[in-house]
C1' cells in the first nucleotide's frame, strides 16, 4: 500500500432477508440435600463495533469508519 477473514450476553459461540435475537460456561435466586461449588427449577444480562444506504422489512445485502487477525510486496 493490497487482498481476504472476524467484531452478536460477563467468556466461547449460532443465527446466511421475515415472528418475542438464542445455545453452552458463568452470575443471581430457589429446590433438594447431613452440606453443596454436584443435581433440578427460575431469572438477569445484547443500541447485533459507529454511521450511511437499499427494502415492506436488515444481525443477515451494499458503502464507508474503527478495532482485531491472516497473506502478500
Nucleotide at each position: 500500500c493490497u487482498g481476504c477473514c472476524c467484531g452478536u450476553a460477563g467468556c466461547u459461540c449460532a443465527g446466511c432477508g421475515g415472528a418475542u435475537a438464542g445455545a453452552g460456561c458463568g452470575u443471581c435466586g430457589g429446590u433438594c440435600u447431613a452440606c453443596g461449588g454436584a443435581a433440578c427449577c427460575g431469572a438477569a444480562a445484547g443500541u447485533c463495533g459507529g454511521g450511511a444506504g437499499u427494502u415492506c422489512g436488515a444481525a443477515u445485502c451494499u458503502c464507508u469508519c474503527c478495532g482485531g487477525g491472516c497473506a502478500g510486496g